Model confidence (mean pLDDT): 83 of 100. This is a predicted structure of a 1517-nucleotide RNA (small-subunit ribosomal RNA) from a metagenome. The sequence is in RNAcentral, with records from SILVA. Its Rfam family is "Bacterial small subunit ribosomal RNA". Rfam links the family to the GO terms ribosome and structural constituent of ribosome.
RNA sequence: AGAGUUUGAUCCUGGCUCAGAACGAACGCUAGCGGUGGGCUUAACACAUGCAAGUCGUACGAGAAAAUUUAAGCUUGCUUAAAUUAGUAAAGUGGCGAACGGGUGAGUAAUGCAUAAGUAAUCUGCCUUUAAGACCGGGAUAACAUUUCGAAAGGAAUGCUAAUACCUGAUAUGUUGUUUAAAUUGCGGUUUUUAUAAUAAAAGGAGGCCUCUGUAUAUGCUUCCGCUUAAAGAUGAGCUUAUGUCCCAUUAGCUUGUUGGUAAGGUAAUUGCUUACCAAGGCUACGAUGGGUAGCUGGUCUGAGAGGAUGAUCAGCCACACUGGAACUGAGAUACGGUCCAGACUCCUACGGGAGGCAGCAGUGAGGAAUAUUGCGCAAUGGGGGAAACCCUGACGCAGCCAUGCCGCGUGAGUGAAGAAGGCCUUCGGGUUGUAAAGCUCUGUCAGAUGGGAAGAAUGUUAUUAUAUUAAUAUUAUAAUAAUUUGACGGUACCAUCAGAGGAAGCACCGGCUAACUCCGUGCCAGCAGCCGCGGUAAUACGGGGGGUGCAAGCGUUGUUCGGAUUUGCUGGGCGUAAAGAGCGUGUAGGUGGUUUUAUAAGUCAGUUGUGAAAGCCCUUAGCUUAACUAAGGAAGCGCAUCUGAUACUGUAAAACUAGAGUUCUGGAGAGGGUGGUGGAAUUCCCGGUGUAGGGGUGAAAUUCGUAGAUAUCGGGAGGAACAUCAGUGGCGAAGGCGACCACCUGGACAGUAACUGACACUGAGACGCGAAAGCGUGGGCAGCAAACAGGAUUAGAUACCCUGGUAGUCCACGCCGUAAACGAUGUUCACUAGGUGUAGUGGGUAUUGACCCCUGCUGUACCGUAGCUAACGCGUUAAGUGAACCGCCUGGGGAGUACGGCCGCAAGGUUAAAACUCAAAGGAAUUGACGGGGGCCCGCACAAGCGGUGGAGCAUGUGGUUUAAUUCGAUGCAACGCGAAGAACCUUACCUGGGUUUGACAUCCCAUGAUAACCUAUGAAAGUAGGCUUUUACUUCGGUAACAUGGUGACAGGUGCUGCAUGGCUGUCGUCAGCUCGUGUCGUGAGAUGUUGGGUUAAGUCCCGCAACGAGCGCAACCCUUAUCUUUAAUUGCUAAUACUUUUUGGUAAGCACUUUAAAGAUACUGCCUCGGUUAACGAGGAGGAAGGUGGGGAUGACGUCAAGUCCUCAUGGCCCUUAUGCCCAGGGCUACACACGUGUUACAAUGGCUAGUACAAAAAGUUGCAAUCUCGUGAGAGUGAGCUAAUCUUAAAAAGCUAGCCUCAGUUUGGAUUGAAGUCUGCAAUUCGACUUCAUGAAGGUGGAAUCGCUAGUAAUCCCGGAUCAGCAUGCCGGGGUGAAUACGUUCCCGGGCCUUGUACACACCGCCCGUCACACCACGAAAGUUUGCUGUACCAGAAGUGAUGUAACUAACCCGUAAGGGAGGUAAGUUUCCAAGGUAUGGUAAGUAAUUGGGGUGAAGUCGUAACAAGGUA
Repeated sequence: AGAGUUUGAUCCUGGCUCAGAACGAACGCUAGCGGUGGGCUUAACACAUGCAAGUCGUACGAGAAAAUUUAAGCUUGCUUAAAUUAGUAAAGUGGCGAACGGGUGAGUAAUGCAUAAGUAAUCUGCCUUUAAGACCGGGAUAACAUUUCGAAAGGAAUGCUAAUACCUGAUAUGUUGUUUAAAUUGCGGUUUUUAUAAUAAAAGGAGGCCUCUGUAUAUGCUUCCGCUUAAAGAUGAGCUUAUGUCCCAUUAGCUUGUUGGUAAGGUAAUUGCUUACCAAGGCUACGAUGGGUAGCUGGUCUGAGAGGAUGAUCAGCCACACUGGAACUGAGAUACGGUCCAGACUCCUACGGGAGGCAGCAGUGAGGAAUAUUGCGCAAUGGGGGAAACCCUGACGCAGCCAUGCCGCGUGAGUGAAGAAGGCCUUCGGGUUGUAAAGCUCUGUCAGAUGGGAAGAAUGUUAUUAUAUUAAUAUUAUAAUAAUUUGACGGUACCAUCAGAGGAAGCACCGGCUAACUCCGUGCCAGCAGCCGCGGUAAUACGGGGGGUGCAAGCGUUGUUCGGAUUUGCUGGGCGUAAAGAGCGUGUAGGUGGUUUUAUAAGUCAGUUGUGAAAGCCCUUAGCUUAACUAAGGAAGCGCAUCUGAUACUGUAAAACUAGAGUUCUGGAGAGGGUGGUGGAAUUCCCGGUGUAGGGGUGAAAUUCGUAGAUAUCGGGAGGAACAUCAGUGGCGAAGGCGACCACCUGGACAGUAACUGACACUGAGACGCGAAAGCGUGGGCAGCAAACAGGAUUAGAUACCCUGGUAGUCCACGCCGUAAACGAUGUUCACUAGGUGUAGUGGGUAUUGACCCCUGCUGUACCGUAGCUAACGCGUUAAGUGAACCGCCUGGGGAGUACGGCCGCAAGGUUAAAACUCAAAGGAAUUGACGGGGGCCCGCACAAGCGGUGGAGCAUGUGGUUUAAUUCGAUGCAACGCGAAGAACCUUACCUGGGUUUGACAUCCCAUGAUAACCUAUGAAAGUAGGCUUUUACUUCGGUAACAUGGUGACAGGUGCUGCAUGGCUGUCGUCAGCUCGUGUCGUGAGAUGUUGGGUUAAGUCCCGCAACGAGCGCAACCCUUAUCUUUAAUUGCUAAUACUUUUUGGUAAGCACUUUAAAGAUACUGCCUCGGUUAACGAGGAGGAAGGUGGGGAUGACGUCAAGUCCUCAUGGCCCUUAUGCCCAGGGCUACACACGUGUUACAAUGGCUAGUACAAAAAGUUGCAAUCUCGUGAGAGUGAGCUAAUCUUAAAAAGCUAGCCUCAGUUUGGAUUGAAGUCUGCAAUUCGACUUCAUGAAGGUGGAAUCGCUAGUAAUCCCGGAUCAGCAUGCCGGGGUGAAUACGUUCCCGGGCCUUGUACACACCGCCCGUCACACCACGAAAGUUUGCUGUACCAGAAGUGAUGUAACUAACCCGUAAGGGAGGUAAGUUUCCAAGGUAUGGUAAGUAAUUGGGGUGAAGUCGUAACAAGGUA
């Protein structure tokens, strides 16, 4: 520090996800040791049991028992007494403490907390210092005893007694009230001072002493402790102020003790804190009130920081103690382990009544994913009490449990290659595990055993000495010394010795992100997954194995927080098209604001002082062996307050200025607005004339109008609406918007000129106004147009598009509505930053007689463009550039601009505006393709022009379907279907039935035997089985070896079994179409572009020209074959001109190679020449010559790629499957079936023909398992015979159409030949299923073929024969050959296919694409809903426990007063009454949540239904 994910690819926007760190964690697997921290986050749920706050006898009175000893009595085991126990235990009065310490976070959004102040508005026990004092008296009461009530808890009555308990009085520095004066001040007070009134004590406790009094247990002295008052300190607390402190505006108004005043009360103290009266205030958009959530902070986690999240442990503050209320005591409480009352709950009970409060430490139950021992000790630290010893202390110190965190250590080290064995993989060679192990040599941490063994201890007690106090050598205190005593942890830390590598490694991951790869299993199953995504038979992604990577006593997962996320943007984002500028203006608050001077000092800047607790973070040291941890010191804490200073800027105050803004004047421009009037053209309607059969409408029609006279045409009239031309990216307006002409009223802008005001400005939350169309209300109006509606068409349907009609509406007046793609998709204002070209308005200059033209300003408006900006497109002085001010708005897509609530509206609806749930995308711009019922150019038997076919018939052949035991398999639009198959009777053959066989029909290896082959016999359908006969090949070192056969064993053979979607190879197709690419350069952020586009031209990306391109490659062309012409060479089997022979016929023979021909090498054609056109080009048109002319004709040749095209049944091959069978052998059957459908062919339908007879002319090819002449026989197919030929020699072999002659004469025929019968021939082991051919007989359909569709552009189509491969036989098919031999092409509008350029795109599996909505089904969350349930809360009323206050004449009453006393008084207590008030109740609202028949839309869901709305002109933009 980034990465993955939208796309075919790219850039951007934008979300989702990951890598990091952290945790009071939990869960899974695993686990050696130690140190040091931490440990109910949930039910502030309920709690058994024990402990957690007592102490003081130096405040006080009283005071046991068991037991022991002694004594007495004696009924020898009991009683009594005394002493010890013991002034002890337990209890009581009193003092202090219990308000600390410990726990928890429910409540609380401010009675809280943090920071900084104030208290001149206050209190403060114990502690410290100072000063003064501590006098004289009195009456009770508990304990205790007796009686008594009660189950208990707990009381009641009578009687006795003490105090540092309680009380009266004296004393007054102080306090309070009144009063006098002064100082000071923030003018409120404060401080000091004068006088006067009221107001207090424990004469106590302990030790010591005898100097004084005095002879004592002191009344005295002294020390200590305690006490009272005052002043001060310290500490702690109360109160007040300022600032800060979460979310919701779908909470906008709240408040009556409320805000203030006066008086009184109350408090330690200010205050409506409380009451009475008076006034009517107070808070609020800088967010009151209400609702939700929450203890706050130091800090902690994260982050570069700013921030964000958090508030466990430790520390500060607050709040609470079963829930609610209340006071008492006290210095302090409205009191966790106190009281009273009410409520809920639990327990005890004799049913009358009582007891309780773990959010103290342990512990239990419950809840929960989840959190420990009913431990030891007061040894240390701290606290309470005490004079002290000491006691108490679940605070605390320790230990136990838990890998819960952090830190440290170990599980060994060295050497060791036969690279062991085993595992795994393998291309079978090997590789890897792996120096790893073993082996050898060492070490000794931890754990274990044995032994030693701390620090943590300071105190306390006793003694001595010194000092202080004192009268004192006493006492007491302090210090020193000596002795002695105290350790829970713990025999722990630590040390030594012993033995011995021994006891000690796991977890996750390995497709990318992200370090790490292979095998097997599985087969969209099982499963994985943080995101993208894996899995449908070769899974590095599932599960296992091997191997590897990472971390390590841990490792992973889950959850949460921050980060990455600049994804809320202060640091640090945006708004033309991605989400985002309000439809427009006026303007309030607010924000911001021109020039100069002065003052001030609020902001700002600099410094001072205080504070910012400790701990923590950071730095430096130090202590534990190190570290974690801990200690000391420092720094920091950018904050707040305070004081002083500075004055540039901002603010404030004052004064001035004119450049901003505005006013006046002059001038012209304009569909700016409103009102009234006027006008002509056109449509429609009415009247009349002329006139006759149609009009109208459409793609074509029909509905419709018209003989009752339409349309057309002429004249007249009515009425409403809109204003052609001018008209213009022209004008005006804030926007919406505004268009005939005239008049009136009226707003704004602009140009020019001088003068005036003097910052008056800009923006603008709320607010107010305007605001197209449609719509609504009331009343008019209605010509045309026209939702709805009707009809006609179209269509599968057509609730549409088209047509004919037609009502609201459109128009006017008044009033609503308040929205639009209200768009420049661009808020308003100001300033600055190259230009060029138009145009509108208006100035200036020059010039002219004048108008133009030209130059130059200002204000609008439009185009191009520099810099710059932008993701790109684009914007570009009219900014989307560079800056300033203010406002509005955005934060992934969907749900949704929806629900609920509020506001507005007559309604329609508008406005404000969520969530659950769901997806990993949605989106912008540009790129390359593909596509378009987009465009342009071009080509092709593509159409057109022609010729001949197919589709109709019969037959042949292939396919589908059907059938079957089987009808083997494959091929399936073009590009399957006379295709694989160049030939299924058996074989082929893969299929079926049946019969057999199992190392096999075939290959290699091993063992045994020795033959085998052939022949014969039996049996069988055959395969085979059984038997007989017969008998040996080659080499040899004679042992045997090799071949062969049989038998056996297992490795293996075998498979036309599966997968062509695992593959190679081969092939088809686009397409013989002209395309497909690369290097370098350049352009672009990039995908990419350029080149390859453009202008011409070509069959061609063929060539030329131009050009940021220059070159190159694969294709095109050429090179190759063939054919057409010629030359040379050669001359048999070919040929025969000249010569000769034989001539029965023929180059038959001699001879020759001239010709033809054959077959080798060459030549020829190149737009080379001429004319014209064209850009002086490429090239084109015509011509000459030539056998051939513009690639001469034909062939071979098939670029990058596409179709997961075809083929595992040609072959090869991975994987899978079968192995007495899916292999192999055999017989028979089937592939040849047959209601039917299709393809490809063939024969025909006839006279351009058929038949009969005669007769002419080829090319190419094949032949010894062959072609076969000749002759004979047969009607014929053929048979017999077998010359010649291994072929330019012989043979197949007759070429046919053609030509000549004759017959037939338009008919189902002398056409056509199917079908069937009979008889044959040939091949073959075999012709029935199932061959071909022949003869005779039979003589079907068919009379030129619907829609549709195919081929062909010249030696072509058409037509006619010939040959070959396969092959025993079988050809209408296929592959070749020649003969005869046409017609037509104006042309490119249309159909099909293709190429190039361009355009649109929501497609990229690429239009056979994408995609929308209803309906049906399943699931999910949400809204509405008659109601219903619960919580919280407001208001009104009832009620009123405990308690404080008030009252309290009647009951009771020790202290003081009067009184001898009786008694009375003061005061007190209690009952009673009463104010306030908790729970509770009644009524009525609000609010939140749950639930509900039914209902509404929404979302999601591999293969449902109906259509096809959108994306291309998406077929109606």